[in-house]
RNA sequence: GAGUUUGAUCCCGGCUCAGAAUGAACGUUGGCGGCGUGGAUUAGGCAUGCGAGUCGCGCGAGAACCGUAGCAAUACGGGGACAGCGGCGAAAGGGAGAGGAAUAAGUAGAAAUCUACCCUCGGGACGGGGAUAGCGGCGGGAACCUGCCAGUAAUACCCGAUAACGUCCUUGGACCAAAGGUGUGAUUCCGCCUGAGGAUGAGUCUACUUCCUAUUAGCUAGUUGGUGGGGUAAUGGCCCACCAAGGCAACGAUGGGUAGCAGGUGUGAGAGCACGACCUGCCUCAUUGGGACUGAGACACUGCCCAGACACCUACGGGUGGCUGCAGUCGAGAAUCUUCGGCAAUGGACGAAAGUCUGACCGAGCGACGCCGCGUGCGGGAUGAAGGCCUUCGGGUUGUAAACCGCUGUCGUAGGGGAACAAGUUUACGGGGGUUAUCCCCUGUAAUUGAGUGAUCCUAGGAGCGAAAGAGAAGAUAAGCUAGUGCCAACAAGCCGCGGUAAGACAACCUCCCCAAACGUAAUUAGGUACCACUGGGCUUAAAGAGUUCAUACGCGGUCUGGUAGACGAAGUGUGAAAUCCCCCGGCUCAACCGGGGAACUGCGCUUCAAACCACUAGACUUGAGGGACACAGCAGGUGGGCGGAACAGAGGGUGGAGCGGUGAAUAUGCGAUGAUAUCAUCCGGAACACCGGUGCCGAAAGAGGCCCACUGGGUCUUUUCUGACGCUGAGGAACGAAAGCUAGGCUACCGAACGGGAUUAGAUACCCCGGUAGUCCUAGCCGUAAACGAUGAGCACUAGACCGUGGGGACUCUCACAUCAUCUCGGGCAUAGCGAAAGUGUUAAGUGCUCCGCCUGGGGAGUAUGGUCGCAAGGCCUGAAACUCAAACGAAUUUGACGGGGGCUCACACAAGCGGUGGAGGAUGUGGCUUAAUUCAAGGCUACGCGAAGAACCUUAUCCUAGUCUUGACAUGCUUAGGAAUCUAACUGAAAGGUUGGAAUACCCGCAAGGAAGCCUUUGCACAGGUGCUGCAUGGCUGUCGUCAGCUCGUGUCGUGAGAUGUCGGGUUAAGUCCCUUAACGAGCGAAACCCUUGUCUCUAGUUGCCAGCGAGUAAAGUCGGGGACUCUCGAGAGACUGCCGGUGUUAAACCGGAGAAAGGUGGGGAUGACGUCAAGUCCUCAUGGCCUUUAUGAUUAGGGCUGCACACGUCCUACAAUGCGGCGUACAAAGGGACGCAAACCCGCGAGGGGGAGCAAACCUCAAAAAGCGUCGCUCAGUUUGGAUUGCAGGCUGCAACUCGCCUGCAUGAAGCUGGAAUCGCUAGUAAUCGCGGGUCAGCAUACCGCGGUGAAUGUGUUCCUGAGCCUUGUACACACCGCCCGUCAAGCCACGAAAGUUGGGAGGGCCCGAAGUCACUAAGCUAACCCGCAAGGGAGGCAGGUGCCGAAGGUCAGCUCGACAAUUGGGAAUAAGUCGUAACAAGGUAACCG
Repeated sequence: GAGUUUGAUCCCGGCUCAGAAUGAACGUUGGCGGCGUGGAUUAGGCAUGCGAGUCGCGCGAGAACCGUAGCAAUACGGGGACAGCGGCGAAAGGGAGAGGAAUAAGUAGAAAUCUACCCUCGGGACGGGGAUAGCGGCGGGAACCUGCCAGUAAUACCCGAUAACGUCCUUGGACCAAAGGUGUGAUUCCGCCUGAGGAUGAGUCUACUUCCUAUUAGCUAGUUGGUGGGGUAAUGGCCCACCAAGGCAACGAUGGGUAGCAGGUGUGAGAGCACGACCUGCCUCAUUGGGACUGAGACACUGCCCAGACACCUACGGGUGGCUGCAGUCGAGAAUCUUCGGCAAUGGACGAAAGUCUGACCGAGCGACGCCGCGUGCGGGAUGAAGGCCUUCGGGUUGUAAACCGCUGUCGUAGGGGAACAAGUUUACGGGGGUUAUCCCCUGUAAUUGAGUGAUCCUAGGAGCGAAAGAGAAGAUAAGCUAGUGCCAACAAGCCGCGGUAAGACAACCUCCCCAAACGUAAUUAGGUACCACUGGGCUUAAAGAGUUCAUACGCGGUCUGGUAGACGAAGUGUGAAAUCCCCCGGCUCAACCGGGGAACUGCGCUUCAAACCACUAGACUUGAGGGACACAGCAGGUGGGCGGAACAGAGGGUGGAGCGGUGAAUAUGCGAUGAUAUCAUCCGGAACACCGGUGCCGAAAGAGGCCCACUGGGUCUUUUCUGACGCUGAGGAACGAAAGCUAGGCUACCGAACGGGAUUAGAUACCCCGGUAGUCCUAGCCGUAAACGAUGAGCACUAGACCGUGGGGACUCUCACAUCAUCUCGGGCAUAGCGAAAGUGUUAAGUGCUCCGCCUGGGGAGUAUGGUCGCAAGGCCUGAAACUCAAACGAAUUUGACGGGGGCUCACACAAGCGGUGGAGGAUGUGGCUUAAUUCAAGGCUACGCGAAGAACCUUAUCCUAGUCUUGACAUGCUUAGGAAUCUAACUGAAAGGUUGGAAUACCCGCAAGGAAGCCUUUGCACAGGUGCUGCAUGGCUGUCGUCAGCUCGUGUCGUGAGAUGUCGGGUUAAGUCCCUUAACGAGCGAAACCCUUGUCUCUAGUUGCCAGCGAGUAAAGUCGGGGACUCUCGAGAGACUGCCGGUGUUAAACCGGAGAAAGGUGGGGAUGACGUCAAGUCCUCAUGGCCUUUAUGAUUAGGGCUGCACACGUCCUACAAUGCGGCGUACAAAGGGACGCAAACCCGCGAGGGGGAGCAAACCUCAAAAAGCGUCGCUCAGUUUGGAUUGCAGGCUGCAACUCGCCUGCAUGAAGCUGGAAUCGCUAGUAAUCGCGGGUCAGCAUACCGCGGUGAAUGUGUUCCUGAGCCUUGUACACACCGCCCGUCAAGCCACGAAAGUUGGGAGGGCCCGAAGUCACUAAGCUAACCCGCAAGGGAGGCAGGUGCCGAAGGUCAGCUCGACAAUUGGGAAUAAGUCGUAACAAGGUAACCG
């Protein structure tokens, strides 16, 4: 920096990613070289070989062998193996990191020490002695090993002498050494002794620094110190005796866990954080534990002793061993190499040296483990080849890539040559120098030393015959297409997430991108991450201020002066090892790598200087703080005591007489004739204190309210009165601390958990009601928590204002009062800057600073478990995890919506007021269901259900069913084979379709002819046709609905971090976002309105098929005729209505109300017209269309059946139930339509349907056509009827190939249910409802349906409480799939991790007691004993030793505890899963406001 919480936004906050790194591992792949690097796990066990020896110029002896002499034995000489004595080394080098949190490391210092070999200087080396190994002899033993006897050497050992510049010391003195070798030859070379100094190395001490844990808070008896001893190289309780009682610890002792430390390494801008491989320094360890010996040095990796475990050998008696050296092996593990070569170089040990030894080291081998370098070719080459993939079929891409042509020859391969790593040492011969010399230095010539690496060069060959993979391609993140799959398989899924038929996310092809001998994955580290914040964060609401105060430690602290110099600053200096990092230069062809020089190492010490600030110290000051004096407020600050009235309850009494009480309702529980409720007075009791009372007062908070008294705490104002920094904060600590609760004792009127009852309810362990115990009250204790809140720690200072209130003193005023002004304290509501994510805050800060304390670090698990602690107890308090799990959880804005059993305003046949219906009956029709071979499909709340369907007998008609057939097809286009003109027609079979077989006939054009040929038909084959098959959730188009509701948006501007807001809100008004006014908005668009059609009035033009007033003719009659345009009407064109006029109301507005005029009045009525959008609404079966499926079938065709099926349920209708009616007869008045495959008149027949007939009419002409209700009159007289017409029978008619399934109509006969319809529900506000008929479309026929037309023609309302729906504003929200939302808890199921748990079992660190190895030390030593002493000797002495005793002491045993695990019947909650069960607690007033204790 990016991704991820939301519909969107800002913030808080976690999770994740990109870059770097690794001693690495795994997967795929793999050409070469250089330089590095490689057992991180079991400090697990180890076969085998090697890894420390050397010196003969310290010593004796001396094999083989050689030489000389000799016949030989043998002697002498040379020779020098093996072993021994002795010296030096073996304490280095090499390995590892177990232990260790200080006995360590790092840095800087210190003094009480030692130091072999090395260097410098001084001094010395005299005289003696006794042994012992080897060797020889004799033995023991399986082995390891070992005994006895005899004798021998030394640079081995001992004594004496000498003895200071050494050591000790009482200052007199005392004491202490030595070794020789080589050589002809040594004062001279190599050694020896002693002393001093140096160098190197080591030991010791001090200061500071060095991980986590307080769920470890107290630890300590040699402990702390002293005195005196011992011990050590040396200080010291290091050890001992005695004395004292100290020492350490909140600046973290003690305990627990983890860990080698550092230079440095990784990362990072840095500060930091993490790490400590390789290399270097230090420490520690060497099978585990203990111990000492030797030595200059060890308590010793390849030494010794003991104990343990393990392993091996054994003759069973006993022995042996220690790879954390180099290789190698087993085991465990994700994982780490050769049982290689050489001492050529460097270094080490020994040696005089040659030299020997050296798994140190130098090299090679193995591993892409890392870093670096090189290569896999270069140039040309378009028909843009083939192939692959894609395609809109044109092409594109792979791609100059390949082929092909030319060139080069790196690397590799094969062969050959070969610089360098080599310096030296030694020998021989010389030269020069150091006084001689066997010694040293310089130098010349010659000879001599390479394990391994191998630069580079030459030759051969020739771009091949030897060299490119890996990962990725939805986003972050560079790079995409096509087919497959279909929430399946899967995802190399790190995060968000992909996959349910069009997947750029799976798997595959092709292509592309990244990196490249590698590329990915997983792990880990730091970074990003300012998510631990020193640099550099926060705490009102996101996680976070402790309930409050006091106060200890700590931290911080006013003004002035002097001093000191701890800290700070400056300079100098010492140190800060080397390597590393950085810079420069250089060497390998470059680089990695390596070398040289510099810088740096930010640190620590010492010295000097400065003195402003901090600190310390001395002194002073008054403003901080405190005290005094004076005055005041709080008449709710605290404690105790006393008093009071109202109300309430109870008691007894009076009056009274049937109910009371209670609720949404209640005839409920309860009270009441034993007299309630009501009312009157009296008595008693307990608790609480109305009014005053107030964003008033007091208190640290909790909290405090009647009145009076006593005691008592705090505060404010004024005052130059005193002290003189006495201050602030405050970890631990202490005190106070609502309510509930606990203990003991009282009290108990009201209220009232639990409990009982009544209601409510599906239930109701609740809400409501009637009762009611604890409690509530008091006293004495405990508890210690609250949403203990201002969700805001305390203190100080500073930073615009105006306003209100409390308390005080002052100014002004001659004085008083009021007012005003300025001021101090306290309490409030606004607001500027600023701050803040915003809301907000804003001198009472959440602003700007300082000081101190507390607290936070994703959500859940969880304030849980566990440990500790307090408590009488409590589901108590404080402290307080983890596993596991999620990718969010949260805040603000309300931002936009949606929703609310929130609010306001408004509207609508929404309700109300009415009229008529539906729901009941019969029938029609549609749907469901059932049935069926099939009852094709679609539509499903409103917005499906007389809907698609404006009309299913066949047809229609469909993957509906049962059968029969066809297969380039019923239909389209093209190519192709064969034949034929086309065409017409017959027969057989069949239900038909179809199948089979025949007959007739030969056109047009070109051409003499043969023949060719367009079109057509049949036929063969191929492309293809076809599909009412699927997906309306892939789509277009069309449609429904909200809704003819008044809304929906945009530009610019402004406001806001932003989503967004404003405009569009507000006040009026309207049917309307209609208009007006106001206004950070100004304008505009889609809607509304208007424009359009129709209807209502009038005028004009024009009069045929229409009309007929006047004139004329004529008829039985009739505009029938001549004429006419007046009227009606028709076709056009206009006018008219605009709140225009008047009055009132209103803001001078918009507009409203009323009126005039008018055919019509405020949109005149009706229609068409349907904004942005919503419902994944409907339709793939109108049509179109992507994809999928099908292709002798899901296509096409034929017949028959079905779609009409009927216990049932629902919707929509028709007809009715009757007298406002029904029936008969008579009679009047429409509109709008239809008509040629048609409408059909007159007339005739038939009771009728209808038939015959055929004038007229493509229609203002003819016709359908009769309008009906109405009116008049007659009958019926309230009944299942002269109502109603279902059903059924018979007889007919019509259409049609065909009325059986299954049409309509007529006549006669039959005459069902039904007497106005439960809950519920529908339509309608005027020419409307209701009622009456007429027409049309569809259609061969079929209409109670649908679409239209006119006739007659009401009632009610002028309201908005309620139901439904809608609009605007506002409010709340945990909703956004938007309340059909969200969401809580129990229970049930499987699964996961954790806690508790009787107990079982293992580890760790200590403690007490017992035993006690090796060994040091001490004591002893009657046994043994060469050197010295005495002694002639024997012997004795000194000294030493074996042995013994004692202290300590490892391992072991035992006892009781502590601590950490593992397992565990059972049990507890938790997480997550899934469409379970029960309720509905929360979110809206969430339906009882929610929440905290």
The RNA shown here (small-subunit ribosomal RNA) has 1493 nucleotides and comes from uncultured Pirellula sp. The coordinates come from a structure-prediction model, not an experiment, and the mean pLDDT is 81. The source organism's lineage runs through Bacteria, Pseudomonadati, Planctomycetia, Pirellulales and Pirellula.